[in-house]
RNA sequence: AAUAUUCUUUGGGGCGGAGUGCAAGUCUCCACCGGCAGUAGAGUCUGCGAAUCCCGCAAGGGACCGAACGGGUGCGAUUCCCGUACCGACGGUAUAGUCCGGAUGAGAAAAGAAAGGU
Repeated sequence: AAUAUUCUUUGGGGCGGAGUGCAAGUCUCCACCGGCAGUAGAGUCUGCGAAUCCCGCAAGGGACCGAACGGGUGCGAUUCCCGUACCGACGGUAUAGUCCGGAUGAGAAAAGAAAGGU
């Protein structure tokens, strides 16, 4: 210096105002939010995780997986700046990205540590 292994910790944000109504943080108008890695800095590019569904006693395997354009700067940006858009699992409940629940869960991954070999 590079690297297999083990352990520890961390690891998702957001309804404020008005209207209708018996009732809405769920409808309507405005508002607000954006996991991880890569890459010129990304909710909308590429890949991953989660959720959901299927198979399996289990370990685990498989399926599925939302949404952006125009202009500008620059060697380089679908990532920055300007403008205008768009998207958001399942169960519950007056129809939910923002409330409650599965979940004091799981997890991409990040940081640190240990001991050993080359």
The prediction has a mean pLDDT of 84. FMN riboswitch aptamer (RFN element), 118 nucleotides, folded computationally. Rfam family: FMN riboswitch aptamer (RFN element). Its family is annotated with FMN binding in the Gene Ontology. The sequence was found by an Rfam model in a public genome assembly.